[in-house]
Context: one part of a larger RNA
RNA sequence: GAUGAACGCUAGCUACAGGCUUAACACAUGCAAGUCGAGGGGCAUCAUGAACCGGCAACGGUUUGAUGGCGACCGGCGCACGGGUGAGUAUCGCGUAUCCAACCUGUCCAUUACUCGGGCAUAGGCUUUCGAAAGAAAGAUUAAUUCCCGAUGGUACGAUAAGUUCGCAUGAAUUUAUGGUUAAAGGUAUUUCCGGUAAUGGUUGGGGAUGCGUUCCAUUAGACAGUUGGCAGGGUCACGGCCUACCAAAUCAUCGAUGGAUAGGGGUUCUGAGAGGAAGGUCCCCCACAUUGGAACUGAGACACGGUCCAAACUCCUACGGGAAGCAGCAGUGAGGAAUAUUGGUCAAUGGGCGCAAGCCUGAACCAGCCAAGUAGCGUGAAGGAUGACUGCCCUAUGGGUUGUAAACUUCUUUUAAGGGAGAAUAAAGUGCGUUAUGUAUAGUGCAUUGCAUGUAUCCCCUGAAUAAGCAUCGGCUAACUCCGUGCCAGCAGCCGCGGUAAUACGGAGGAUGCGAGCGUUAUCC
Numbered sequence: 001g002a003u004g005a006a007c008g009c010u011a012g013c014u015a016c017a018g019g020c021u022u023a024a025c026a027c028a029u030g031c032a033a034g035u036c037g038a039g040g041g042g043c044a045u046c047a048u049g050a051a052c053c054g055g056c057a058a059c060g061g062u063u064u065g066a067u068g069g070c071g072a073c074c075g076g077c078g079c080a081c082g083g084g085u086g087a088g089u090a091u092c093g094c095g096u097a098u099c100c101a102a103c104c105u106g107u108c109c110a111u112u113a114c115u116c117g118g119g120c121a122u123a124g125g126c127u128u129u130c131g132a133a134a135g136a137a138a139g140a141u142u143a144a145u146u147c148c149c150g151a152u153g154g155u156a157c158g159a160u161a162a163g164u165u166c167g168c169a170u171g172a173a174u175u176u177a178u179g180g181u182u183a184a185a186g187g188u189a190u191u192u193c194c195g196g197u198a199a200u201g202g203u204u205g206g207g208g209a210u211g212c213g214u215u216c217c218a219u220u221a222g223a224c225a226g227u228u229g230g231c232a233g234g235g236u237c238a239c240g241g242c243c244u245a246c247c248a249a250a251u252c253a254u255c256g257a258u259g260g261a262u263a264g265g266g267g268u269u270c271u272g273a274g275a276g277g278a279a280g281g282u283c284c285c286c287c288a289c290a291u292u293g294g295a296a297c298u299g300a301g302a303c304a305c306g307g308u309c310c311a312a313a314c315u316c317c318u319a320c321g322g323g324a325a326g327c328a329g330c331a332g333u334g335a336g337g338a339a340u341a342u343u344g345g346u347c348a349a350u351g352g353g354c355g356c357a358a359g360c361c362u363g364a365a366c367c368a369g370c371c372a373a374g375u376a377g378c379g380u381g382a383a384g385g386a387u388g389a390c391u392g393c394c395c396u397a398u399g400g401g402u403u404g405u406a407a408a409c410u411u412c413u414u415u416u417a418a419g420g421g422a423g424a425a426u427a428a429a430g431u432g433c434g435u436u437a438u439g440u441a442u443a444g445u446g447c448a449u450u451g452c453a454u455g456u457a458u459c460c461c462c463u464g465a466a467u468a469a470g471c472a473u474c475g476g477c478u479a480a481c482u483c484c485g486u487g488c489c490a491g492c493a494g495c496c497g498c499g500g501u502a503a504u505a506c507g508g509a510g511g512a513u514g515c516g517a518g519c520g521u522u523a524u525c526c
Stems, first nucleotide, its partner, number of pairs: 001525003005522005012378005018371002020336001025334003029331003034077003039074002042070002046068003049064006084289003093214008103206002108202008116150004126139005156181002159178008186194002215261003222252002227249004232244003264286004268279004291312005315324003342368001344367003350364001351362004381412004392402004417463001419461004426453001429450010470515005475496003481510005491498002
C1' cells in the first nucleotide's frame, strides 16, 4: 500500500459498487418454464346467446358447443438458453497459434423445385375393475400439422461404366450414361397470411486433431498388455485401440516417466521504479458438476440442476401390501463459523421462450429493503471579538503561564435538518383504430394507450446555529510532556525494553500530536 475481511470504541447525510472466503452440510414453505384453440378431438369451469320452466318484474333454474373462451388430453416449439456452484480435474481442461482433403448444425437468410393419392391406430371422452395412496388395468369407440403405405422427384444417397481439371499423402472437385433408394400437412382472419417437403449456399453454434505454455515432492526411478504399431472389421456426425479378432514387440522416462500432494484455467486484481512476487471474490470467456455412483432414451443439440431408469445413503407418508423427495435457482430455516442480507415489488425498460398477433410466462433482469463492509462527495457553521473573563491544570506561587479567539457578546449564512409547495427523465418504440405513398410489406402520418421504482430524484419557499465528533497515541524507532497515584506490585509491550519511593514507558488528570464519520487492533499478500 492492499482486502469479499472480522473484533473494540464511536457514528450526521448522499451517490456508486459489494455482501457464506467455513459444511459440494441437511433442508419446512412459496415462487424460479412455459406457450400455441390460426394443428386436433372436445367442453370440466366461466361468460354470452337461444329455447323451456317459475315469476308482475328484477331475477332464478334446466337444456343446448350455438358463440367468446378453455381445465385435463393428443400434437408442435421450448425445456441443451438463462440462473447457481467450484466438488472433481495437473488434463488438449485452459491460454495461444495452426489444421479438418476426417465432421455436424434446429431456428434464421438467399436461391431452386414440389406440396398428389390412400390407410391403420391411440390419448381424451364412454363403460367397468384393482389400490390406503401413488397410480394402474380391461373393453367398445374417435381426431389431427401424430403415425404408416403408395406415387412423383433432384445438384440428395448408394452402385456400375467412361472421362476432365487439380492437389497437401490418404485424395478433392466435376461431366456424361444406365439402373436403384428416400419427401411432404395442413389451418383459415381469404386482394390472403402462416405453414409443410427436398436440395444448394450462407450465417450462427458446436465437434475433432496438433505445436508451445501451464504448481510442489526424487525421503516417488522405473512405468505400461489395448499397453505401442500394423492389418481386417465394427462403431461414430466425424478421425482414431474408440472397440473387437489376428500379427509384430513395441511405447514412455533423470530434458523427470510412473506415483503422491495440492489446485478449476484465463482476461484480470494487488504490490513493485522495474524485473518480479502473490491472488483468481465481484464482471466477462472457457471447462466441470447438479444428494453419491452408473446408464441410456428423446432430440438439430443432453448422456439433461427444477426429465427417465437402476443401485446406495439420508428424510418423509403408509391401511405394512407399497410409495414420495433432491435449493451448488430466488428468498428463507437449522448446523458449522470470527463472519456475510428480505420468506419484498414489477414485467415499465433490456433480454429470453411460445404465439400471425393481441398476449401469456420469465426470483433472467430492473428496482426497492438490510449492513460504515468499501470508494467518492458534503456537513457538524462563517466573520468580528482581549479586562487575553470564569473554571480546570502547572510553576520559582501577593505574581505568572496554559486552556485561548477558544467562550461570552455582535453581525451573517442555511448546505444539511424540520415544515409547506411544485414535480421529472427513464417511452426509444411497441400496440390498437384510422389514413397517405409506393416497389404490397415497408415507410410516413393522425388519434388513443402503456412507468414497478414514484409524488421518488430534483427545484422553490419558510424556521432557526438551529439536528450532527470521535478514535488512537505522546521513552526511542515516531509527530506529540507535565502533575498525581503505584512501588519489580498492579500493569505495559511491534522491537529495544519500562515498573524495586522523585516512572515523559503502568493507572488517572490537564495539555499536546495524528487521522477524522471514522479511528485503532487482529489476520493475510506485496

A computed fold for a 526-nucleotide part of an RNA from an uncultured bacterium, annotated as small-subunit ribosomal RNA, 5' domain. The RNAcentral record of the full RNA draws on ENA. The coordinates come from a structure-prediction model, not an experiment, and the mean pLDDT is 83. Rfam family: Bacterial small subunit ribosomal RNA.